[in-house]
RNA sequence: GAUGAACGCUAGCGGCAGGCCUAAUACAUGCAAGUCGAACGGUAAGGUCCAGUUUACUGGAUACACGAGUGGCGCACGGGUGAGUAACGCGUAUGCAACCUACCUUUAACUGUGGAAUAGCCCCGAGAAAUCGGGAUUAAUACUACAUAAUAUUCAUUUUUCGCAUGAUAAUUGAAUUAAAGCUCCGGCGGUUAAAGAUGGGCAUGCGUGACAUUAGCUUGUUGGUGAGGUAACGGCUCACCAAGGCAACGAUGUCUAGGGGUCCUGAGAGGGUUUCCCCCCACACUGGUACUGAGACACGGACCAGACUCCUACGGGAGGCAGCAGUAAGGAAUAUUGGGCAAUGGACGCAAGUCUGACCCAGCCAUGCCGCGUGUAGGAUGAAUGCCCUACGGGUUGUAAACUACUUUUAUACGGGAAGAAUUUUUCCGACUUGUCGGGAAUUGACGGUACCGUACGAAUAAGCAUCGGCUAACUCCGUGCCAGCAGCCGCGGUAAUACGGAGGAUGCAAGCGUUAUCCGGAUUUAUUGGGUUUAAAGGGUGCGUAGGCGGAAUGAUUAGUCAGUGGUGAAAACCCUCGGCUCAACCGGGGACCUGCCAUUGAUACUGUCAUUCUUGAGUACACUUGAGGUGGGCGGAAUGUAUCAUGUAGCGGUGAAAUGCAUAGAUAUGAUACAGAACACCGAUAGCGAAGGCAGCUCACCAAAUUGUAACUGACGCUCAGGCACGAAAGCGUGGGGAGCAAACAGGAUUAGAUACCCUGGUAGUCCACGCCGUAAACGAUGAUCACUCGCUGUUGGCAAUACACAGUCAGCGGCUAAGUAAAAACAUUAAGUGAUCCACCUGGGGAGUACGGCCGCAAGGUUGAAACUCAAAGGAAUUGACGGGGGCCCGCACAAGCGGAGGAGCAUGUGGUUUAAUUCGAUGAUACGCGAGGAACCUUACCAAGGCUUAAAUGCAGAACGACCAUCUCCGAAAGGAGAUUUUCCUUCGGGACGGACUGCAAGGUGCUGCAUGGUUGUCGUCAGCUCGUGCCGUGAGGUGUCGGGUUAAGUCCCAUAACGAGCGCAACCCCUAUUCCUAGUUGCCAGCAUUUCGGAUGGGGACUCUAGGAAAACUGCCUACGCAAGUAGUGAGGAAGGUGGGGAUGACGUCAAAUCAGCACGGCCCUUAUGUCUUGGGCUACACACGUGCUACAAUGGCCGGUACAGAGGGUAGCUACUUGGUGACAAGAUGCUAAUCUCGAAAGCUGGUCUCAGUUCGGAUUGAAGUCUGCAACUCGACUUCAUGAAGUUGGAUUCGCUAGUAAUCGCGCAUCAGCCAUGGCGCGGUGAAUACGUUCCCGGGCCUUGUACACACCGCCCGUCAAGCCAUGGAAGCUGGGAGUGCCUGAAGUUCGUAACCGUAAGGAGCGACCUAGGGUAAAACUAGUGACUGGGGCU
Repeated sequence: GAUGAACGCUAGCGGCAGGCCUAAUACAUGCAAGUCGAACGGUAAGGUCCAGUUUACUGGAUACACGAGUGGCGCACGGGUGAGUAACGCGUAUGCAACCUACCUUUAACUGUGGAAUAGCCCCGAGAAAUCGGGAUUAAUACUACAUAAUAUUCAUUUUUCGCAUGAUAAUUGAAUUAAAGCUCCGGCGGUUAAAGAUGGGCAUGCGUGACAUUAGCUUGUUGGUGAGGUAACGGCUCACCAAGGCAACGAUGUCUAGGGGUCCUGAGAGGGUUUCCCCCCACACUGGUACUGAGACACGGACCAGACUCCUACGGGAGGCAGCAGUAAGGAAUAUUGGGCAAUGGACGCAAGUCUGACCCAGCCAUGCCGCGUGUAGGAUGAAUGCCCUACGGGUUGUAAACUACUUUUAUACGGGAAGAAUUUUUCCGACUUGUCGGGAAUUGACGGUACCGUACGAAUAAGCAUCGGCUAACUCCGUGCCAGCAGCCGCGGUAAUACGGAGGAUGCAAGCGUUAUCCGGAUUUAUUGGGUUUAAAGGGUGCGUAGGCGGAAUGAUUAGUCAGUGGUGAAAACCCUCGGCUCAACCGGGGACCUGCCAUUGAUACUGUCAUUCUUGAGUACACUUGAGGUGGGCGGAAUGUAUCAUGUAGCGGUGAAAUGCAUAGAUAUGAUACAGAACACCGAUAGCGAAGGCAGCUCACCAAAUUGUAACUGACGCUCAGGCACGAAAGCGUGGGGAGCAAACAGGAUUAGAUACCCUGGUAGUCCACGCCGUAAACGAUGAUCACUCGCUGUUGGCAAUACACAGUCAGCGGCUAAGUAAAAACAUUAAGUGAUCCACCUGGGGAGUACGGCCGCAAGGUUGAAACUCAAAGGAAUUGACGGGGGCCCGCACAAGCGGAGGAGCAUGUGGUUUAAUUCGAUGAUACGCGAGGAACCUUACCAAGGCUUAAAUGCAGAACGACCAUCUCCGAAAGGAGAUUUUCCUUCGGGACGGACUGCAAGGUGCUGCAUGGUUGUCGUCAGCUCGUGCCGUGAGGUGUCGGGUUAAGUCCCAUAACGAGCGCAACCCCUAUUCCUAGUUGCCAGCAUUUCGGAUGGGGACUCUAGGAAAACUGCCUACGCAAGUAGUGAGGAAGGUGGGGAUGACGUCAAAUCAGCACGGCCCUUAUGUCUUGGGCUACACACGUGCUACAAUGGCCGGUACAGAGGGUAGCUACUUGGUGACAAGAUGCUAAUCUCGAAAGCUGGUCUCAGUUCGGAUUGAAGUCUGCAACUCGACUUCAUGAAGUUGGAUUCGCUAGUAAUCGCGCAUCAGCCAUGGCGCGGUGAAUACGUUCCCGGGCCUUGUACACACCGCCCGUCAAGCCAUGGAAGCUGGGAGUGCCUGAAGUUCGUAACCGUAAGGAGCGACCUAGGGUAAAACUAGUGACUGGGGCU
C1' cells in the first nucleotide's frame, strides 16, 4: 500500500459498487420452460348468441376461448457451483486434402398418387396410491407404400491444374440407389432435394502452464505395421495377425496440492502473490455407471440401473434430488428479502395479439469498500470562571475557545410542484404503390415512484468520534501503584520521585469513522536474470582420470538455424493509460485513441555464434638428445642401538622420581667383556632443500615402471579446457585370514600424588604397531584458498637446465621461499605461486540451536559411512579489529614486599572495643585490606538519642499581628519522686492624658522530630597512593572504535631529564616555592647568659657586660658547582677535594584523572516520604558499665642486662587566676590546714632510665601483681547500681607462649620518663606531643604481597569474586523408536455381476418386414486374498528444547 474480510469503540446524509472464503452438508414451502387452435381429433372450464323450460337448469351454435390428448418447435440457451482435473484442461499460434451444423440468408428444382394404424373420446377391469391392463372406434404437417429426380451417394472410364505426401480440384461418359405435407384471410405461410454463406461446434499439432528425486525406472493395446469394424470425422477408438517396440536425468512413473485465462494487488522495473465481482473457456448437477431422443446431450428442474439418505404406504408397493431465486437447519470469526414487475433489454413459442421468463430491471438489509456533503461562518481579551500545572501574594495552559454581537441555511423537518427513462405494439386517420408492406399524425403502454429534482417556511437550529503521545514515530506533565497490578510490533518499561502500567489535564494523527487481528507484496541486493557470495563471518568436493553436458585458436568460402530490421495476420470485449463527453462535482458511466512488451507468417541483412567444406600453426601432442629427484613396486646387502640367551670378571645394591614406592637383585642383579640370535627403525649428511595428483616418500644397491624440466623446431594439425553421474587412489585408527613380535604401547595391574585421582609421574603389560592378501573410505585429508587460460611495478634468496665464461656485469625457461607498490578486502591481510583485472566449467552457502540427528534409500562382516529433514526453541550466534581488565604468560623496575636482623602479637591476668547472648532498655552508626583504645579529645545525674512511670499540647526558644490586663520577678503554704498542679502575699515607668514603653498570660500565623532513605544529594573523609601517572589543542594515520604524542634507546625517587622520532606544543600531577631542624654571620640584649672586672648573705644575688649559650628577626650556604673515570648527552661512579651539611641533607604540610552506588541524613546543610494530645517536649529512676562464650587493640609480667632500699646527676615541649602553687605545719599516705609568688624566658608544675653503695641468689621467689577484706582521702546535689586515689592485709594465673602473624633501615627500632586536650572528678594502660639512653642488619630480587611501564593470549567488559561445561533432582513442551490397535485412498489376482450398446439366434407371435424370449462380450457395483503406501493412536523407552 491492498482486502469478498472479521472483532472492539463510535455513528448525520447521499451516490456507486459488493455481500457463505467454512459443510460439492441436509433441505420444509413457493416460484425458476414453455408455447402454438394459422398442423389435428375434439370441447373439461369460461364468454357470446339461439332454443327449451321445472327459473336455474338442459340442449345447440360459435373464424370467442381452450383443460387433457396427438403433432411441431423449444427444453443442449439463459441461471448456479468449483467437487474433480497437473490434462491438448487452459492460454497462444496453426492445421483439417479427416469433419458436422436445426432455426437464419442467397440460389436452383420439386411439392403427384395411395395405404394401414394409434392416443384422445366411449365401455370394462386391477391397485391404497403411483399407475397399469383389455375391448370398440377415430384424425393429422404422426407413420408408411409407389411415382418422378440430380450439381447428392456408390462403381467404372478419359483428361486439366495444384499439393511435400496420402491425395485434391475442374471437365466428360455410362450404370445403380434415394424425397416431400399440408394450412390459408388466396397475399402467402410451410414441406423436400441440392449448392453456397453465416453462426455454432468436433478433432489434431508446436510452444507455455505447480511441489517433492527421502518417487528412478515405467509400459502389453503397451509402440508400430497389415486388414477389418466403428464414428460426423482421423486415430489401438475396437478386433485379428505380425514385429518388439515406446517413454525417461531437458525428470518418465508415483505421491501431494490445484479449475485455467483476461485480470487484480504490490513493485522503479524484473519479479512475487492472486483468480471475489464482470467477461471467455472447461468440468459438474445426491454418489457411480449407461444409453435413448435429437441438428446438437450421454442432458441441473429427461429416462434406466446400482448405492447412500429422506418421505408416503392399506406393507403388496411407490415418490424425491435448491452447486436456479428467495428461504430453513447445521458449520463458522463471518456474509442479505420466503419483496415488486415484465415498463425497459434479452430469450422460447406463435402470422399476430399475446403467453412464459427468480434471465433481467427495480426496491429492501449491512459504514463491507470507494466517492461526495454536513455537523456552522465572521467578530469577540477582563486573555472571565471551572479544570490542570508551576520556581505558588504571582504566572502558564485550556484559549477566540466560551459568554456576547452579527450573519448564513447545505442538511434535517413541514408544505407545494414534479420528471427523463417510451422505442415499439395495437387501434384509427392520411399518403405511396403490388390490398398488405412502407412513411407521417393522433390515441394507448412506467415496476421503480409522487422517487430524483425544483420552490417556500423554520431556526445554529437535527449531527464527533477513535487511536496514540520512551525510541523507531507526529505528540508531556501531574497523581496513584511500587518487579505488584500491568504494558509490549522490536528494543524494552515497572523493585517509592515511571513522559513506557492505571487515571486526569494537555497535545498529536486521522475523521463518520478510528483502532486491532488475519493474509499478500514492498522495504529484503535476505535466492542476487537485472542484482550476492565461498582464506578467517554460512560456504571449495580429500585427490586424480574421465562420459554426457557447457565453453573453445587463426584464415577463406558456402548456408541463414540463432541474431537484427521491414511488412502482413493475430493478440475478444471489459480493465490500465491519454483525451472528449453525461450524472451540480467526484466515485461511477459512455465515445474515440493508444497500449496489449506475445505468437505465427513473409521479405531482406550476413558482422558475430552455429553448421558444412578447404587451409594454417601460435594451443595441445609426438619424435630426438640430455638432465633431475626420500616418485612407485619387487629382491639382495649393511652397521649402530635395543632386547634375550650362554660363558666369564665382579659384589651389594640396581632402577626410578620433585621426593618416593611398586619392580629387579646373594638362586649373584646393575656394571664390564666375549659369542650367538631376534625383530623393528635407518644417527651424521638434513636444509622454510627435493619428488609426487593428493594421501605421502629418507641406510646402501640391483631390476622393472612412471613422471617432470630443458634444448632442437623434425612430425600431427585444434586433436583443447572443465566435468554432474561413473571409475580409481586415498594418513591414522579399526575389521577378517595367516604369519611375525625386539622396542614402544590403548585396555589392564601395581606404586605414588591428591580431599578424591577411574589422570598427569613411576614399575610392568595385552591388543596394536611389522609382513602378505582382502575390507573400511574417513581426518584441522589445511594454503581452512577448486581446475584451466590471459594480463598487471619492483627488490632479494634458492633448486634443476640452457646459453656464455674474465673471479666483473648479467640473460632465459620451469619450480620453491621472503619483502613490497598499484589494486583488492569488513579488517587481519593478499599482492606474477593473488584474496588484483578478465574469460570458461564444476562444487558449495543462505540466522543460531535442534543436527550432520531422526526416518527412508544405498554401501559395509562390524564399527560405521553417504544422502539428509521436521516439530520445537532463541534474538541472537559469528568474523576482524579497538580500549581496558585479567593470566599459577613473558621482559624491565620499585616498595620493610621477601631475605638479613631487632623487638613484639598469638599462651596468662587485667584494661578497652566488637560479635554473640541476655534484657523493660542493654540507643545509634562503623564490618576484608580501608570496622573492632573507631564517631567518643573523657556515659554516676546531665550528656542520652534507649527503657519504665508521671506530666504538657502553639508547646522549650524567637518574631509578627490582634484584643484584654498591670504587672513580671520574687517569697511562702499544701500535694507530689520530680516535673508539674492548686493557693496566698506582692501590683512598673513615661505622658501633650489621646496614648506609648515594658512585662507575663491569651488568640492567630510561622513549630518540633538523633523518625526513614548516604542507592535522591551537598560538604567532609578513608583507600588504591606521595603510586607516577591522567589528559587536551592542532596536525598526521585509520571506513570506524581508536591510535600517534605518552612508543623506542638510555637515565632518574619521578611521564626526572637526554637522544631518536609524524608529530609540535600545552594542562593537572612529580620537583621547586612554604614550615621545623642541622652551620655561620649581622642586628637586638629582658624575664635569658656570665668570659673578664667589682660587690656578696655565696644564690648571676648585685653593679656591670654583649664576648659565649640562648632568644627572634634578617642574611649566607649545596648547585653534581670543582676534580678523576665512563658516556654523544642526560647522567652515573669515587673512603676525591672543599664543606656544618653531598648528591631530593633529615622531617612536615602538600594527595592528579579517577575507583570502591566505600563511610557519614546521629556534626552540619538539603530533596522526597512519614508523625502532630505524638515518632514532639518536660521530669524521676534505670540502662548504655549485663556475661556460659569468641575476636581485635593494648598494659603488666613471667625476672638477676633483674627486684628492693639508700645516696646522687642531666631534658625538651607544654599548662596555669573557678588555676598552678613555692614555703611551713599535721598525717605512714592519698591529702588537709595556713601562707607567698605568678595573667608567666620573671612565679609555679616536675623527670626516669643512668651513676653509686647495700641486699636478694634462681625459687612460683624479696619475681608477678590480679582478686578479696578492712580503714581512709578527694571531687561532686549525689560515688548503691557505677569514680579515682591512699594505707594495712590477702598474694591468683603466669617460668617466654602451637599453627600463624605484626612493626621497624638511624638519632630509626628498642627502652626511659615528662607534658597537653577533653575534664567537677575519672574508669587514660587510650590519643596527641616532648625529650633522655641508644643498637643490629640488608648477600640479593628466585619466591610471597602490592604497584608501575612494554608486550602477548582471551569465549572476560558487573571486567577472574569473570565467564562457563556435563551428569543428577523437579516442572512443562514438541519429537524419534515400539509388541500392537484403528482408519484412508489407489492398484493387483480370483469369484460374482444390474442397467445398457453391439453381436448371435431353431421351437413362441407375425403372410412378411420384424418382434418377444434366450445367449455371448464388456462394465458400475459387491465379495474375497496377499502385498505396498499413508494417517492417527500405544504400555514402555531414546535423545532434544525451555524454566